[in-house]
RNA sequence: AGAGUUUGAUCAUGGCUCAGAAUGAACGCUGGCGGCGUGGAUUAGGCAUGCAAGUCGAACGAGAAAAUACCUUCGGGUAUGAGUAUAGUGGCGAAAGGGUUAGUAAUACAUGAAUAACCUACCUCUAAGACAGGGAUAACUCGGAGAAAUUCGGGCUAAUACCCGAUGAUAUCAUAUGUCUCCGGACGCAUGAUCAAACGGUGCAUUUAUAUGUUCUGCUUAGAGAGGGGUUCAUGGCCUACUAGUUAGUUGGUGAGGUAAAAGCUCACCAAGACGAUGAUGGGUAGCCGGGCUGAGAGGCCGAUCGGCAACACUGGGACUGAGACACUGCCCAGACUCCUACGGGAGGCUGCAGUCGAGAAUCUUCUGCAAUGCGCGAAAGCGUGACAGAGCGACGCCGCGUGCGGGAUGAAGGCCUACGGGUUGUAAACCGCUGUCAGAGGCCUAUGAAAUGGUAGGCUACAACCUACCUUGACGUUAACCUCAAAGGAAGUCAUGGCUAACUUCGUGCCAGCAGCCGCGGUAAUACGAAGGUGGCAAGCGUUAUUCGGAAUCAUUGGGCAUAAAGGGCCUGCAGGCGGGUUAUUAAGAUAAUUGUGAAAUCCCUCAGCUUAACUGAGGAAUUGCUGUUAUAACUGGUAACCUAGAGUGUUGGAGGGGUAAGUGGAAUUCUUGGUGGAGCGGUGGAAUGCGUAGAUAUCAAGAGGAACGCCGGAGGCGAAAGCGACUUACUGGACAACUACUGACGCUGAGGGGCGAAAGCUAGGGGAGCAAACGGGAUUAGAUACCCCGGUAGUCCUAGCCGCUAACUAUGAGCACUAGGCGAUGGACGUUCCGAUACGAUCGUCGCUACAGAUAAUUUGUUAAGUGCUCCGCCUGGGGAGUAUAGCCGCAAGGCUGAAACUCAAAGGAAUUGACGGGGACUCACACAAGCGGUGGAGGAUGUUCUUUAAUUCGAAAAUACGCGAAGAACCUUACCCAGACUUGACAUGUACUUGACCGACUGUGAAAGCAGUUUUCUACUUCGGUAGCAGGUACACAGGUGUUGCAUGGCUGUCGUCAGCUCGUGUCGUGAGAUGUCGGGUUAAGUCCCUUAACGAGCGCAACCCCUACCACUAGUUGCCAGCACAUUAUGGUGGGGACUCUAGUGGGACUGCCGGUGUUAAACCGGAGGAAGGUGGGGACGACGUCAAGUCAUCAUGGCCCUUACGUCUGGGGCUAGAAACGUCCUACAAUGGAAUGAACAAUGAGUAGCAAGACCGCGAGGUGGAGCAAAUCUGUUAAAUCAUUCCCAAGUUCGGAUUGCAGGCUGAAAUUCGCCUGCAUGAAGUUGGAAUCGCUAGUAAUCGCGGAUCAGCAUGCCGCGGUGAAUAUGUUCCUGAGUCUUGUACACACCGCCCGUCAAGCCACCCGAAUUGGGAGUAUCCUAAGGCAUGUACCUAACCGCAAGGAAGGAAGUGCCAAAGGUAAGUCCAGUGAGGGGGACUAAGUCGUAACAAGGUA
Repeated sequence: AGAGUUUGAUCAUGGCUCAGAAUGAACGCUGGCGGCGUGGAUUAGGCAUGCAAGUCGAACGAGAAAAUACCUUCGGGUAUGAGUAUAGUGGCGAAAGGGUUAGUAAUACAUGAAUAACCUACCUCUAAGACAGGGAUAACUCGGAGAAAUUCGGGCUAAUACCCGAUGAUAUCAUAUGUCUCCGGACGCAUGAUCAAACGGUGCAUUUAUAUGUUCUGCUUAGAGAGGGGUUCAUGGCCUACUAGUUAGUUGGUGAGGUAAAAGCUCACCAAGACGAUGAUGGGUAGCCGGGCUGAGAGGCCGAUCGGCAACACUGGGACUGAGACACUGCCCAGACUCCUACGGGAGGCUGCAGUCGAGAAUCUUCUGCAAUGCGCGAAAGCGUGACAGAGCGACGCCGCGUGCGGGAUGAAGGCCUACGGGUUGUAAACCGCUGUCAGAGGCCUAUGAAAUGGUAGGCUACAACCUACCUUGACGUUAACCUCAAAGGAAGUCAUGGCUAACUUCGUGCCAGCAGCCGCGGUAAUACGAAGGUGGCAAGCGUUAUUCGGAAUCAUUGGGCAUAAAGGGCCUGCAGGCGGGUUAUUAAGAUAAUUGUGAAAUCCCUCAGCUUAACUGAGGAAUUGCUGUUAUAACUGGUAACCUAGAGUGUUGGAGGGGUAAGUGGAAUUCUUGGUGGAGCGGUGGAAUGCGUAGAUAUCAAGAGGAACGCCGGAGGCGAAAGCGACUUACUGGACAACUACUGACGCUGAGGGGCGAAAGCUAGGGGAGCAAACGGGAUUAGAUACCCCGGUAGUCCUAGCCGCUAACUAUGAGCACUAGGCGAUGGACGUUCCGAUACGAUCGUCGCUACAGAUAAUUUGUUAAGUGCUCCGCCUGGGGAGUAUAGCCGCAAGGCUGAAACUCAAAGGAAUUGACGGGGACUCACACAAGCGGUGGAGGAUGUUCUUUAAUUCGAAAAUACGCGAAGAACCUUACCCAGACUUGACAUGUACUUGACCGACUGUGAAAGCAGUUUUCUACUUCGGUAGCAGGUACACAGGUGUUGCAUGGCUGUCGUCAGCUCGUGUCGUGAGAUGUCGGGUUAAGUCCCUUAACGAGCGCAACCCCUACCACUAGUUGCCAGCACAUUAUGGUGGGGACUCUAGUGGGACUGCCGGUGUUAAACCGGAGGAAGGUGGGGACGACGUCAAGUCAUCAUGGCCCUUACGUCUGGGGCUAGAAACGUCCUACAAUGGAAUGAACAAUGAGUAGCAAGACCGCGAGGUGGAGCAAAUCUGUUAAAUCAUUCCCAAGUUCGGAUUGCAGGCUGAAAUUCGCCUGCAUGAAGUUGGAAUCGCUAGUAAUCGCGGAUCAGCAUGCCGCGGUGAAUAUGUUCCUGAGUCUUGUACACACCGCCCGUCAAGCCACCCGAAUUGGGAGUAUCCUAAGGCAUGUACCUAACCGCAAGGAAGGAAGUGCCAAAGGUAAGUCCAGUGAGGGGGACUAAGUCGUAACAAGGUA
């Protein structure tokens, strides 16, 4: 510090996710030791048991027992125990310590102030005092009630318990008065009045004792201090406006009461205030802080442990006592719950420490000790202390240590992988040597924590205090540390391993099982699942889950945005608010500087120090960014005062304008009415029909009626805030502009709420209604057509008055001010120049546009009319969907509007631009693409291939074009892969090893359909040290062979297609943030990205062309097997022969054609057109040759090959069958339908191939197929070999024929072991369909189509197929509108698997959350009212009473009952809020292959 994820790729926007740190954690796997921390976060749910607050005999009275000893009359007594235990009176404490966070949004907390408005036990200091009396009461004892808890009565008694009196101040009150003051009071002085106490207690001394003295301690009063507390004020820290108004003791005053104390704190009366948009009131949530986590910081989240404060103590209320409480282990009442009960009545409160149940993912021992620290009491010893100190449990966290160290290669074994060579685990192990941390065993001194108090002795002192010495005190603790012993011995896991993210292979699985934080893996070769091996990370832990911060600049103060990504309010006005021109003076609120106090400690940071180190701990420092007080400054902001004119406004003059409102007027057109003319159609459409018309339409003329809208001018021209405004005239009226510069003097800008305006549609009421026209009716279209088209047509559109208040109300761009290059136009003014005017030019102020620099922007674009640079104010945004929906509120007559969520769900949604692809977008161009032609197919019969069906099998593959006379250049057996049957198992075939035999070949027997099985016979070679070895062959066994089994979607190779289309790319440069672009586009031209020109491109490559082959012409060379002109010979005849090379031909080498020449056109180009010459003319004709790539195209059955599968079978052999079936369908062909023909006879002219397991002549036989036979020929020599169409003559005469030949019968031939399934051919006979073929569709542009025959491959035999050869030999096109395909440019796109794309809605199914919902259940906070418990206050003549007064009666004083007010819980009533359930209803999200259509994306087929 970033990364992954939207796309084919890119940039930006934007969300989701990850890497980091952390936790009071939990869960999974694992687990050696120690130190230091930490541990009920949930039910503030319920609790058994034990302990957690006592102490003081030096305040007081009382006062045992056991036991022991002694005595005894055996009943008991005495002494010790012992003034002990114990309870009671009294004092102090119990308000601390400990726990928890329910409540609380302020009665709290933090920080800073105030208290002149207050209190304070114990402690310290100061001053003074402590005199004289009294009456009770518990304990105890006696008696009673009760189950118990408890309680009543009689009697006795003490005090530092209680009471009266005396004295008494600087206390309190009253009066008078002084000083100070913040004006509220404060501090004094004088007089008067009022209020105290325990001569207690211990010790010592003296004394018989009482008592006295003294010390200490306790007590009373007053003052001060320290520490603690009460109260008040300011500031600060949560969410919600879908909570906007709240409040009657409420706000204030006067008086009274009350408190420690101010105060409506309470009461009476008076006034009507108080709070609130700077958020009152209500609702939700929450203890607050120091601090903790995170972060660069600012911030965000949290508030465990430690510390400060608050609140609470079963729930609610209440007071008492006290210095202090409205009191955790006190009291009273009410309620819920639990327990006891004799049923009458009682008891209780773990949110103390342990522990238990429950709920929960989850949180410990019913431990030890008061040794230390602290607290309470005590004079002290001491007692108490679940505070605390410790130990225990838990890897819960942090920190530390260990599980060895060194050597060690046969790189062991085993595992895993392998290309079988090896690699890896891996110096890892073994083995050798060494060490000894921790754990273990034993020992040692018992380290530190212990200092004291106290005791004894001494010193000092009047005595103490104080000092010195000695003694005494340890839960932890079998402590730590140290020493010794032994032994490598007891001690490693976990997660990951596709990318992010460090780390890879094999096997298993086969969209299954599973994984997953995001993207995504898994459908037979998974580095992603599971396992193994390896590797990586961390390590006594490692992962997961949850949560917080970070990354996230993803709420943006630091530090974001709003034209198109989410986002500018429809427009204006304007209150509050925010911001605001120049000069001077003043002030000091903000600001700045210095300083004061505070900001507790702990924490964090720095430096030292202590535990062996660290964690941990200690000391010092820094910091605590804050608040308060004081002082200084006066530039800036603010306040105050005065002035200015540049902002703003007023004024005068002037022109422009569809600005607004009202009234009036006008012409054109449509429609209607009336009349005339006229006479059959009109209208409408892609084409029609509905409709109108002989009752006279349409058309035309005239007259009239009525309503609406205002042609031309008219213009990216004008006006207005926007909506919007268009005939003319008049009236009223708003605004802007220019010129002048007279006036005011900052009067300004923006603007939450508020107010007004606001298209169309719609609503209410009343008019109006020509045209147009939702709804509706009809006609068409269509599969349907509730649409598009047509004919009609009502609301409405128009006017008046009033609602509505929405829009793509758009410049998708808020308003204002200032600044920042230009150029060109339009429009409204005024100015200058030319004498004036027009015009022109120049400069100027407004307004409306275009273009463009800088700049900006993700890009598109914008660019003085900013989306640039700045300032001010307002509005708005924060992923998509759900949803502008639900609910609530407000508005509206309604329709509806404004405000406006959540659950749930997805990993995207969206913007701009790029490259493609596509378009029922455009432009240009090409192709037998169409058109123009010729001939076919589709109909018939047959051949052949395919589908389907059938079958034991009908083997397999090929499937639009690019499968279907295709693989197959040839299935009777074989082939053959299929089926049935019979056999074989190292095998039909290859290699190797071991053993064995000696063969093999051949011959033979049995069985069998054969294969095979079972046998018989015969019998090796070479070398040799005679043992054997080597070779060959057979057998046996083992490795292995074999597979046309599977996967062409694992592959190689080969092939098809687009397409012989002209394209496809690269280097460098340039442009762009980038994908990419440019080049390759444009203008011409070409068959061509062929060439030329232009040009930010310049070059190059693969393709095109050319080079290669055949063919067309010529020359040269050569002349056999070919040829024969001339010469000669021979023959009936024939290059048959001698010869010849002229010719043809053969086959080698060359030439020839290049737009080279001429003319024209064209850019002086490329090129095109025409011409000449030429055998050939513009690539002459044909072939081979196929760019980058596309189709997961085809082929595992040509071959090769990975993986998988079979192995007495999915291998191999044999016989037979099948691949040849046949209802039906399709493709490709053949033959025809006839006279351009058929038949017969005669005659003529080729070329390419092929031939020894072959072609085969002549001859003979057969009607023929063919047979016999075998000359010649391994071929320019011989053979097949007669080419056929053609030509000549004759017949046939338009018919199912002398066309056509299928089918069938008989007789034959050939090949072959074999011709039945299932071959070909011949002869004779038979003589089917068919008379030119529907929709549709194919080929072909010249030696082509058409037509005619010939040859070859395969092959024993078997072509109508295939591949070739030659013969005869046309027609048409000089066009590109359309169909198909292709190329280039351009345009749109929501497509990129690329239109066979994408995608919408209803319905049907499943599932999820939500809304409404009759009703019902529970809860919260209040209001009103009833009842009143405890209790306080008030009252209380009548009841009761020790202290004082009084001789007494009685009084004073106190108490109780009762009464009044307040008042918890409870009852009642009407509402409100929240939550649960809910028949049914509603839409929404999601879910591989459901239904119906096709709305959107291209002009998406009606933008």
Notes: This is a predicted structure of a 1503-nucleotide RNA (small-subunit ribosomal RNA) from an uncultured prokaryote. Its Rfam family is "Bacterial small subunit ribosomal RNA". The prediction has a mean pLDDT of 84.